Context: one part of a larger RNA
RNA sequence: UUGGCGUAAGAGCUCGUAGUCGGCUUGUCGCGUCUGCUGUGAAAUGCGAAGCCUCAACUUCGGGCCUGCAGUGGGUACGGGCAGACUAGAGUGCGGUAGGGGAGAUUGGAAUUCCUGGUGUAGCGGUAGAAUGCGCAGAUAUCACGCAGGAACACUGAUGACGAAGGCAGAUCUGUGGGCCGUAACUGUCGCUGAGGAGCGAAAGGGUGGCGAGCAAACAGGCUUAGAUACCUUGGUAGUCCACCCCGUAAACGUUGGGAACUAGUUGUGGGGUCCAUUCCACGGAUUCCGUGACGCAGCUAACGCAUUAAGUUCCCCGCCUGGGGAGUACGGCCGCAAGGCUAAAACUC
Repeated sequence: UUGGCGUAAGAGCUCGUAGUCGGCUUGUCGCGUCUGCUGUGAAAUGCGAAGCCUCAACUUCGGGCCUGCAGUGGGUACGGGCAGACUAGAGUGCGGUAGGGGAGAUUGGAAUUCCUGGUGUAGCGGUAGAAUGCGCAGAUAUCACGCAGGAACACUGAUGACGAAGGCAGAUCUGUGGGCCGUAACUGUCGCUGAGGAGCGAAAGGGUGGCGAGCAAACAGGCUUAGAUACCUUGGUAGUCCACCCCGUAAACGUUGGGAACUAGUUGUGGGGUCCAUUCCACGGAUUCCGUGACGCAGCUAACGCAUUAAGUUCCCCGCCUGGGGAGUACGGCCGCAAGGCUAAAACUC
């Protein structure tokens, strides 16, 4: 040098510093690289040969080795430096286009609950069955273009869309990010990855101040039960919601890092283009680019399965793994208000 990471190993995601790697072409240099020569590379040891003690060990001699370094001559394909040119990568422009992408503001109806008034009377509620609970101080039920308030947005809705991931759905407005298609006007390698670093990051949790309808950890009661710190049930506080700040973790999952190229097809579906057909529109047929699914060949795989959205064939860069337990723990450090997070052992044991 050499093994692996869907199931045991891919960082939650992105940006990006150093670094690694990097398109086509011309000239030049000759740093890497190749080669000749010179010097040096102590001796001993070691190697193989010869000699000598009868042999051997020992020992003597010359050889080779010392794979290196320096100097010098030459070569210049490849890598590199410098200079120039190019357009396939990358980006910009122009013309279109889809979207729950993000932010702020405004607004709508249904439903639950509370309150007010009317009707009305003895139950309601809840469960497998009950009870706690609510109700003659009038509940439940029902009516009111009556009222208050908060939260979530039925249908459309999808195997569908968008986003880097987390995630994202009533409607309207404002300003805003990215994508895709077409064109080929412009720049001319400006690229890929990315140790450190920075930012984003569900839920829960924390701080301050609001809000609080429903739901609901904790808690209280009822039931069940041998018990019942549960399941079921009646209540119910944090929380859930808003603003700002913190936390930084998840089965953060496709359990599959990112980029590039290549390698049979068939069939859905979302967004665009071209052609054909059509008097026009719509539908339709063919084709092409981008996404998202199902199946399937070669190939791969321990098998399951993957299979142009690869887990196939290759290249570049990063991260990670090395038996189970101890342990994602202790100690130390850094971060945090705390909860805790990140980094991360050993003894011992099987």
The part of an RNA shown here (small-subunit ribosomal RNA, central domain) has 350 nucleotides and comes from Microbacterium hydrocarbonoxydans. It matches the Rfam family "Bacterial small subunit ribosomal RNA". The RNAcentral record of the full RNA draws on ENA and SILVA. Its mean pLDDT, the model's own confidence on a scale to 100, is 85.